[in-house]
């Protein structure tokens, strides 16, 4: 010094389902339960990416009251960044032994 990792700042990218009840009777809204980081919170997660998320997908297998619940698909394709600070540190150069 390349590379690599952590933290921070600002900016940005995401997802928000299933079931039951009240009410209503087209639908939303409210409350409760399930899973989860998060089920509309100025909260949570993620920002080059094999930990965000989307597509495939009204997919396939297994659970469940039910579900994008678990797994496969998936080292898949796409996907939003710059700066600063401090580590680590090949190679190379110089010096000493």
């Nucleotide at each position: 010094u390349a590379g690599u990792g952590a933290c921070g700042a600002c900016a940005g990218g995401g997802g928000c389902g299933c079931u039951c009840g009240u009410a209503a009777c087209c639908u939303a809204a409210c409350g409760a339960g399930c899973u989860g980081a998060g089920a509309a919170g100025c909260a949570c997660c993620c920002u080059c990416a094999u930990c965000a998320c989307c597509u495939g997908a009204a997919c396939c297998g297994g659970c469940u009251a039910a579900u994008a619940c678990c797994g496969g698909c998936g080292u898949a394709g796409g996907g939003a960044g710059u700066c600063g600070u401090g580590g680590u540190g090949a190679g190379c150069c110089a010096u000493c032994a």